[in-house]
């Protein structure tokens, strides 16, 4: 820097990623070289070999080898070169390994030793005399399996011992000088005591003392991990005296004396760990780390111990104990790879039982030389870093293949390939071939002092025939890995279908996956690439640099106050902090800079810088500090005034309530949403009087006052404390804050004793409810009250710690001062509101800061687990305080925004309710749906917004379904090819038909180019199969609701807001006013159509007033345009006028005028969007699927089934009616395979004739209504279902399954439960008519048309739906939301737990090896001394009790988590009882 909480936003906050690094490991892959690195685990166990020896110029000697001499050829001989073993010297304390232990003077740094040692080396001084005794080896004899060992004899030394000499040594005493911070040091004089030596050979060596160098030892300051859920530790402990001991100081050890010492600046205890230079990371500060290289420490199987030595308490030495392994003749022995290789084991994991001492270094030696798994080299490993290569140039029909696409074609792979030319690093072959080598030694020479220096020649290479160089051949020998949804560079196809799988986070996958798997293509890095693990960074996410705490995590409930931190003014002193200079140190390597060497680089070398540190010293004195004095403004005291529900104790008071007594009085009272439980005729409730009791104090009273907080309220007295104000005086910084501590601390609760009126957990009863362990009601115990003692917590809140200073204003109020006027603009101290700047994520805050600064304290670091567990502590208990982890999630949370929602609020509208009229729901039938059935009952539509819907017409067809029979380029169409003039058709026979076979019949046109038709072939088919959740188009609904947006501006960090809100008004976001908004768009309205009035024009098929003709009669005819009507063009309505109200918009009026009056009535017209709404079966279309079938043809069946349920309708139940007869009036629409006048027949449906009309001409055409009659309240002269019979019509065909007619039959039904629908005027209701579809029709449907023609609306409380504003929200898939707990199930981790079993550490007691030290007569020794015995101490062992810390465990507790389990509904809205905190 990015991703991730949200619908979006800002901030908080965690998680994750991009970077760097590694002693790494794993997966895939692999050409070469250089340089480096390589058991991080089991300090687990180790076979085998090697890793420390050397010196004969110390010694006795001569085992083995060689030579010589002698020889009796058996041998002898240290004579020579040399040398096994032995004595002796030096070394073995270095080098090499490892990191167990250690939290320590271990390490780092600085300083000291006046408290010390130092072999070999260097320097100078002095010395080296005389003697003696042993012992190994060798020889002899023995024990034993071996390791090993015993006895005897004999022998040497640079082994050992004695004596002598001796000061510049040591010690003691005395004197003098010099120096030092002190103890003291040093120099010098005298006396006393003590102690040396080694030889060998001419090279060396020894010894004494001193000095140097080197290396040790020791002391001190400072620094050096985590845990306080480790708070007290300590008896040699702290100090002193004396002694011992040590190289040396010291309780280092012992005796005695004193009682100290350490600790909150973290003792003690526990855990972890070698430390540093450095290394990784980071801008730095830091954080992490301590492999390789260097320094220091510690260790060497585990524990202890000393010896030797200059140096060890000793890796390849000793002794003892223990564990383990091995050998054994079972008696006893041996061993220690954390040296180099190597083996086993462990593990994700780490190499050769290599070469040579050539170089460097080490040990012994005079040297040659010897030894050296140190070191130098080689081998293995891409483990890392660095370098090189796998070719370069040309080459476009942009070849073939592959892959993709919008697919006659194009794109990409891709200049890539082929092909042509060039080069040869590297690999291969071959030839040459280093540097590292200079010394030691030796030869020669030079210089001088015979032992040194210098010069020249010679000898010596593990690596290695290696590096390097030349030549030859020929592109020849050489590319992979990861990724491609975002972060993050890189995209398509196929497969799969919440499967398989991916995943670092967010998240992909449920049939079109750039996220899985494969492919093509691409991107990144490259002999590597990815993954995993770990560290730093990013993370300012522990914040010194550099964070926070009102609401996100976070201010302690509040005072007091020790330690600590911080602290007023002016002078002077000092110089600790601070600053500057100088000196020392800060090892080397590393890092950085420059230069240089490898062909470059890595790597290496040289030089410089740096090492930010520590110490010392000199100086400066502003600030801080120390000490001393001073000042008054901070703070405090005193005098005066004043204020208050401040506290404690006592006394007094009235109202109310309850109870008791008496009285009056009678039937209820009480309680609730409604009731009931309860009280009451034994007299309640109510009323009056009196008495008693406890608790609380109306009005005043407040936005007020007091107190540190909790908290405090009748009046009064006493005591106590405090604040504020005024002006004097006094002290003189006495101050602020405060971990630990101690005090106070609501309510509830606990203990003891009182008290108990009212209220009231628990409890009981009554209700409510599906339930109701609740809400409501009636009772009621603890408690509430008092005294004393505990508890110590609250949403103890201003969610805001205390103190000090500074920083615009307005206003209210309390207490003082001033002023006194009932006024006030001043001032000090409180309590509130609003606001500027500033601050803040915003909300907000704003002199009572959340502003600007300072000081001190407290607290926070993702959510859950959890304020839980364990431990500790407090408490009588309840419980409080302190306070984790495993595990789990990618969020949790804050503020604000837009919506949606609310059993929130306000305003408004709608046949939404109300007021009415008529229905549905009951009956029969029609029709659609569900269900059931079926071979099939094709499919779709399913709350409103499916259900007389798609279908505006299923007997066949339709038809998509079922059964059966057929066809396969196909039922249709187009193109091309080459042929044929026929093919087709009808007929006969098979068959249910389709179809197939045969026979016969009929046979084109032509301008001769061809047309036409069929068949054949080829190319294109077809699908009512799936997906409406891939789509277009169309449609429903919210809703004809009044809304939905944009530009610019303004505003806000932003999402957004403003505009669109407010006041009015409207049917309307309609209009007006106001206004940080001004305008605009889609909607509203208007423009369009029908209708209502009228004018003009035009009169045919329409009309007929007037004129004429004619008829039985009729606009029938001539004519006419007046009227009706037809159909074109106009007019008309706009709140225009009047009155009232109003600023305006507009509203009101039984106003005027007008056919019509306030959108006149109706229609078309449907904003942004919602419902993944409906439709792949109208059509179109992506993808998928079928292809002798899911296509297509045919026959029959089905879509019409039927215990049932629902929707929509029709007909009714009758008298406002039925029936019979007579009479009248429409509109709109249709008609030639049609409508049909008229005539005839039939009871009728209809039939037979006949004419008119391709229609304002002809035709189809009303009913309710009116008049008259009858029926008389019945299952009827209502109602017509059902059934029987006979017919008519359509049609190939009415069986399944048509309509209609006639006759007969005459079911249910007497107005319909809960519930529910439509409608506000030419509307409802009621009456008929027409049409589409159509051969016919199941039409009672749909769409139109006219006839007759009502009732009611007080009003907006309520139901439903909607609009605007506002409010709350934990909702945003948006309340059909979200979400809590128990129970049941699976899984994970964890607490407790009878017990079982480990670990380390400590304590008491017993025992106690080796060994030092101490004691010691007898034994050995001339002696020194030794053996033996013994004392103290100790490793280890045993035992006892307790503590700490693990593992495991029957059982048990809660937690977390899991796609659909159970029960309820606690929270979020007033969440339906506001929620929450503490307590029981």
């Nucleotide at each position: 820097g990015a991703g991730u909480u949200u619908g979006a936003u800002c901030a908080u906050g965690g998680c994750u990623c991009c970077g760097g690094a590694u002693g790494a490991a794993c997966g895939c892959u692999a050409g070469c070289g250089g340089c480096a690195g390589g058991c991080c685990u089991a300090a687990c166990a180790c076979a085998u070999g090697c890793a420390a020896g050397u010196c004969g110029a110390g010694g006795g000697g001569c085992a083995g080898c060689a030579c010589g001499u002698c020889u009796u050829c058996g041998g002898a001989u240290g004579g020579u070169g040399g040398c096994g073993a032995c004595c002796g010297g030096c070394g073995c304390a270095c080098g090499g390994g490892u990191g167990c232990g250690u939290a320590a003077c271990g390490c780092g740094u600085a300083u000291g030793c006046a408290a010390c040692c130092u072999a070999c080396c260097c320097u100078g001084u002095a010395c080296u005399g005389a003697g003696g005794u042993a012992u190994a080896g060798c020889c002899c004899a023995g024990a034993g399996a071996a390791a090993u060992u015993u006895g005897g004899a004999u022998u040497a030394a640079c082994c050992c011992c004695u004596c002598a000499u001796g000061g510049u040594a040591u010690u003691a005493a005395a004197g003098a000088g010099u120096c030092g911070c002190a103890u003291g040091a040093u120099u010098u004089u005298u006396u006393a005591a003590u102690u040396a030596a080694a030889g060998g050979u001419u090279a060396c060596g020894g010894a004494a003392a001193a000095a140097g160098a080197u290396g040790a030892g020791u002391a001190u300051g400072c620094g050096u991990c985590c845990c306080a859920u480790u708070a007290g530790c300590u008896u040699g402990u702290u100090g002193g005296u004396a002694a011992g001991g040590u190289a040396a100081c010291g309780g280092c050890u012992u005796a005695c004396c004193a009682a100290g010492g350490c600790u909150a600046c973290g003792a003690u205890g526990g855990g972890u760990a070698g430390g540093g230079g450095g290394c990784c990371u980071g801008a730095g500060a830091g954080g992490g780390u301590g492999a390789c290289c260097c320094c220091c420490c510690a260790c060497a199987c585990u524990g202890g111990u000393a010896c030797u030595g200059a140096g060890a308490c000793a890796c390849g030495g000793a002794c003892c104990a223990g564990a383990c392994u091995c050998c054994u003749a079972c008696u006893g022995g041996a061993g220690g790879c954390a040296g180099c290789a190597g083996u086993g084991a462990g593990g994700a994991a780490u190499a050769u039982u290599g070469c040579g001492c050539a170089a460097u270094g080490g040990a012994g030696g005079a040297a040659a030389g010897u030894c050296u798994g140190a070191a130098c080299c080689a081998g293995c490993c891409a483990u890392g870093c660095c370098g090189c290569g796998u070719g370069c140039a040309g080459g476009a029909u942009g070849a073939c293949u592959g892959c993709c696409c919008u697919a006659u074609g194009g794109g990409u792979u891709g200049u890539a390939a082929a092909c042509u030319g060039c080069u040869u690093u590297u690999a291969u072959a071959u030839a040459g071939g280093a540097a590292g080598a200079a010394a030691c030694c030796u030869c020669u020479c030079u210089a001088c002092g015979u032992g040194u220096a210098g010069a020249g020649g010679g000898c010596u290479g593990a690596c290695g025939g290696u590096a390097c160089u030349g030549u030859a051949u020929g592109a020849a020998u050489a590319a992979g890995c990861a990724c491609c949804g975002g972060c993050u560079a890189a995209c398509u196809c196929c497969g799969u279908g919440c499967c398989a799988g991916c995943a670092g986070c967010c998240g992909c996958g449920g049939u079109a996956a750039u996220a899985c798997g494969g492919a093509g293509g691409g991107u990144g890095c490259a002999a590597g690439c990815g993954u995993u693990a770990u560290c730093c960074g990013a993370a300012u996410u522990c914040a010194u640099u550099g964070g926070g705490u009102u609401u996100a995590a976070a201010g302690g409930g509040u005072g007091c106050g020790c330690a600590g931190g911080c602290g007023g003014g002016a002078a002077g002193c000092u110089a600790a902090g601070u600053c500057a200079g100088u000196g020392g140190u800060g090892a080397a390597a590393u890092c950085c800079u420059a230069c240089a060497g490898u062909u470059u680089a890595a790597c290496u070398g040289u030089a410089g810088a740096a090492c930010u540190g520590c110490c010392a010293u000199u100086g400066a004195u502003a600030c801080u500090g120390c000490a001393a004095g001073u000042c008054u403004u901070g703070a405090a005291u005193u005098c005066g005034g004043u204020c208050g529900a401040a506290g404690u104790g006592g006394g007094c008071g009235g109202a109310a309530u309850a109870u008791g007594u008496c009285a009056u009085g009678u039937a209820g009272c009480g309680g609730u949403g409604a009731a009931a439980u309860g009280c009451u005729u034994a007299g309640a409730u109510a009323u009056g009087a009196c008495a008693u009791a406890g608790a609380a104090c109306a009005c005043c009273g407040a936005u007020a006052g007091c107190g540190a907080a909790g908290g405090c309220a009748g009046c009064u007295c006493a005591c106590u404390a405090g604040g504020c104000c005024u002006g004097g005086a006094u002290u003189g910084a006495c101050g602020c804050u405060c971990a630990u501590g101690g005090a106070c601390g609501a309510a509830a609760g606990c203990g003891u004793g009182g008290g108990g009126a009212g209220c009231g957990a628990a409890c009981a009863g009554g209700a409510u409810u599906a339930g109701a362990u609740a809400c409501c009601c009636u009772g009621g115990u603890a408690g509430u009250c008092c005294a004393c003692g505990c508890c110590g917590u609250a949403a103890a809140c201003u969610a805001u710690g205390a103190u000090u200073a500074c920083u615009c204003g307005u206003u209210u109020u309390c207490g003082g001062c001033g002023a006194u006027a009932c006024a006030c603009a001043g001032u000090c101290g409180g309590a509130g509101a609003c606001u500027a700047a500033g601050c803040g994520a915003a909300a907000g805050u704003g002199a009572u800061a959340a502003g600007u600064a300072a000081u001190c304290c407290a607290c926070c670091u993702g959510g859950g687990g959890a304020g839980u567990a364990c431990g500790a502590u407090c408490g009588c208990a309840a419980g409080g305080u302190u306070g984790a982890a495993a595990c789990u999630c990618a969020a949790a949370g804050g503020a604000a925004u837009u919506g949606a929602c609310g059993g929130g609020g306000g305003c408004c509208c709608g046949c939404a309710c109300a007021a009415g009229c008529g229905g549905u729901g009951g009956a029969g039938c029609a029709u659609g749906u569900g269900g059931u059935u079926u071979a099939a009952u094709u499919c779709g539509a399913u709350g409103a917004u499916a259900c007389g819907c798609g279908a505006g017409g299923a007997a066949c067809c339709u038809u998509a379904c079922c059964u059966g029979g057929g066809c396969u380029u196909a039922a249709a169409u187009g193109c091309a090819u080459a042929a044929c003039g026929a093919c087709a058709g009808a007929c006969u026979g098979g068959g249910a038909a389709a179809c197939g076979a045969a026979g016969a019949c009929u046979u084109u046109c032509u301008u001769c180019g061809g047309a036409c038709a069929g068949a054949a072939u080829g190319c294109a088919a077809g699908g009512u199969g799936c997906u409406g959740c891939a789509u277009g188009g169309c449609u429903g609904u919210c809703g004809u609701c009044a809304g939905c947006u944009c530009g610019u501006g303004c505003u806000g960090u932003g999402a957004g807001g403003u505009g669109u809100c407010g006041g009015g008004u409207u049917a309307a976001g309609u209009c007006c006013c106001a206004u940080a908004a001004c305008g605009a768009g889609c909607g509203c309205a208007a423009c369009c159509c029908c209708u209502a009035u009228u004018u003009c024009u035009a009169g045919u098929u329409g009309c007929c007033a007037g004129c004429g003709a004619g008829u039985a009669a009729u606009g029938u005819c001539g004519g006419g345009g007046a009227c009706u009507c037809u159909a074109g063009a106009g007019a008309a309505a706009c709140u225009g006028c009047c009155g009232g109200c109003g600023c305006a918009a507009g509203c009101c009026g039984c106003g005027a005028g007008g056919a019509a009056g306030g959108u006149g009535g109706g229609g078309a017209c449907g904003a942004c969007g919602u419902c993944a709404a409906g439709u792949c079966a109208u059509c179109a279309c992506g993808g998928c699927c079928c292809u002798u079938a899911c296509g297509u043809c045919c026959a029959g069946g089905g879509c019409u089934a039927c215990a049932c349920a629902c929707g929509u309708g029709c007909u009714a139940c009758a008298a406002u009616g039925g029936u019979u007869g007579g009479g009248a009036c429409a509109a709109a629409g249709g008609g030639c395979a049609g409508c049909u006048a008229c005539c005839a027949g039939g009871u009728g449906a209809c039939u037979g004739g006949a004419u008119g009309c391709u229609a304002a001409u002809c035709u189809c055409u009303a009913a309710a209504c009116c008049c008259a009659a009858u029926c008389u309240c019945a299952g009827u002269u209502c109602g017509g279902a059902u059934u029987g019979a006979a017919g008519u019509c359509u049609g190939c065909a009415a069986c399944u399954c048509g309509a209609c007619u006639u006759c007969a039959u005459g079911a249910a039904g007497c107005u319909g439960g809960a519930a529910u629908c439509g409608c506000u005027a030419g509307u409802a209701a009621u009456c008929g008519u027409a049409u589409a579809u159509c051969a016919g029709c199941c039409a009672u449907g749909a769409u139109a048309c006219g006839g007759u023609g009502a009732a009611u609306a007080c009003g907006u409380u309520c139901c439903c739906g909607g609009g605007c504003c506002u409010u709350g929200u934990a909702c945003a898939c948006a309340c059909c939301g979200c979400c809590c707990g128990u129970c049941a199930a699976g899984c994970c981790a964890u607490g407790g737990a009878a017990g079982c079993u480990g670990g380390g550490a400590g304590u008491g007691c017993c025992u106690g090896a080796a060994g030092u030290c101490g004691g010691u007569a007898a034994c050995c020794g001339u002696a020194a001394g030794g053996a033996g015995c013994u004392g103290c101490c100790u490793a280890g062992g045993g035992u006892a009790a307790a503590a700490c810390u693990g593992g495991u465990a029957a059982c048990u507790g809660g937690u977390g988590u899991u796609a659909a389990g159970u029960c309820g509904u606690a929270a979020c809205a007033a969440g339906g009882u506001a929620g929450c905190c503490g307590u029981a």
Annotation
The prediction has a mean pLDDT of 82. A computed fold for a 1480-nucleotide RNA from an uncultured prokaryote, annotated as small-subunit ribosomal RNA.